This is a predicted structure of a 321-nucleotide RNA (Bacterial RNase P class A) from a Solirubrobacteraceae bacterium. Of the family's consensus pairs, 95% are formed in the model. Its mean pLDDT, the model's own confidence on a scale to 100, is 76. Rfam family: Bacterial RNase P class A. The family's RNA type in Rfam is ribozyme. Rfam describes the family as follows. Ribonuclease P (RNase P) is a ubiquitous endoribonuclease, found in archaea, bacteria and eukarya as well as chloroplasts and mitochondria. The RNAcentral record of the sequence draws on ENA. The gene name in the source record is rnpB.
RNA sequence: GCCGGUCAGGCAGUCGCGGAGGUGAGUCCUUCGAGGAAAGUCCGGACACCACAGGGCAGGGUGGUCGCUAACGGCGACCCGGGGAAACCCGCGGGAAAGUGCCACAGAAACACACCGCCCACGUCCGCCCCUUGCGGGCGGGCAGGCAAGGUUGAAAUGGUGCGGUAAGAGCGCACCGGCGUCGCGGUGACGCGGCGGCCAGGCAAACCCCACCCGGUGCAAGGCCAAGCAGGACCGCUUGCAGGCUGCCCGCCGAGGUCCAGGUCGGCCGCACAGAUGGAUGGCUGCCCACGACAGAAUCCGGCUUACCGACCGGCUGAG
Numbered sequence: 001g002c003c004g005g006u007c008a009g010g011c012a013g014u015c016g017c018g019g020a021g022g023u024g025a026g027u028c029c030u031u032c033g034a035g036g037a038a039a040g041u042c043c044g045g046a047c048a049c050c051a052c053a054g055g056g057c058a059g060g061g062u063g064g065u066c067g068c069u070a071a072c073g074g075c076g077a078c079c080c081g082g083g084g085a086a087a088c089c090c091g092c093g094g095g096a097a098a099g100u101g102c103c104a105c106a107g108a109a110a111c112a113c114a115c116c117g118c119c120c121a122c123g124u125c126c127g128c129c130c131c132u133u134g135c136g137g138g139c140g141g142g143c144a145g146g147c148a149a150g151g152u153u154g155a156a157a158u159g160g161u162g163c164g165g166u167a168a169g170a171g172c173g174c175a176c177c178g179g180c181g182u183c184g185c186g187g188u189g190a191c192g193c194g195g196c197g198g199c200c201a202g203g204c205a206a207a208c209c210c211c212a213c214c215c216g217g218u219g220c221a222a223g224g225c226c227a228a229g230c231a232g233g234a235c236c237g238c239u240u241g242c243a244g245g246c247u248g249c250c251c252g253c254c255g256a257g258g259u260c261c262a263g264g265u266c267g268g269c270c271g272c273a274c275a276g277a278u279g280g281a282u283g284g285c286u287g288c289c290c291a292c293g294a295c296a297g298a299a300u301c302c303g304g305c306u307u308a309c310c311g312a313c314c315g316g317c318u319g320a321g
Base pairs, nucleotide, nucleotide: 001317002316003315004314005313006312007311009289010288011287012286013285014284015283017033018032019031020030021029022028035295039306040305042304043303044302045301046300047219048218049217050216059215060214061213062212063211064078065077066076067075068074079093080091081090082089083088094210095209099208100207101204102203103202115151116150117147118146119145123143124142125141126140127139128138129137130136131134159177160176161175162174163173164172178200179199180197181196182195183194184193185192186191223270224269225268226267232261233260234259235258236257244254245253246252290293
C1' cells in the first nucleotide's frame, strides 16, 4: 500500500416498562426483550385477495460468458477494455455491416464534400520558339477534366507508418501494425491463437429502433373469523297471559309479539413471529474500569443492494522508493 472479517463500552447494585410462564384474592417468583445497518423502500420472493382457456399486439424491465439461488437488477469465477511497479481496483460491457434520426460553433465537407491547393497524361483553345516545312517537336497559359497527398476548421475528416507507383494522386501495388470477414485449432462459453482475403466500414442506441430473455394487478390499512345496535328476509301469529287496524262478519293484507336466517357497522380475535404492541415496551440513577463510546431504533416475514457510522481488533496478500 491492497483485500477480507469481527466488535459497537464492560461489570455490579437498585428503581421502573413490555411479553410469556408458575402460584393466584392481592402479591410474589422465574425467564426473555432492537441493529449491522432495525434506515432508504431501490430490487427479488413468501403469503393474501382480485383477475385470468391459449396465443399475439401494446407497455415495462434486464443486457459480456458460465454457474449459484425459491427468485433477483444479487453473488462467485472467468472473458474483454481501462488504471496501477505489484497485491489489486474500475466498467449502464448486446447490435451503428437492417432502417430512420442527430452530430452545437467552426469548417469546402459531419457521409458522399472540394475553400486554398496539386496535375495537364487524354480532349480542346491561345501565344511563343526550333527546323528535316510535317498529320513534326518543344515551352508557357486557359477551358473542360482528374486528385484528395498537403494546408485550413473541429471533440471527431473517410485506416496508420514506410517504400514503390503516377501527369498529379489514391490499398493502386507491397511490407509491418490496426480493424473486419472467413477457415483451422483450443475452450461448455464469452473469447484466445494461427492461416488466408485489400474487404477498410466516422461517432451517438442513457435517440427511435433491432435482437435475446423476463414481467397480471394490489399490498398485512393484504386478508380471514366472531359479531352489539338499527334496518331486512322466512315461518308462526292461538280462544289460554299479550293489541289490534282496513271492516259489522268470513277470507286476505298490514301490524304487535315469538322463533329462525343472511349480509354486515361499532367492537373483539386471528394473520403476528424464541423481542413484539395498537395509549404502541426495550429506560433512569449510583459505583468501578477503559480505548471515553459513532450512526441510529423493530411494526407481516425472508434474500439482497444502497446509504449513515467515534473508534478498536484480527487475518491474508504485494514490494516501487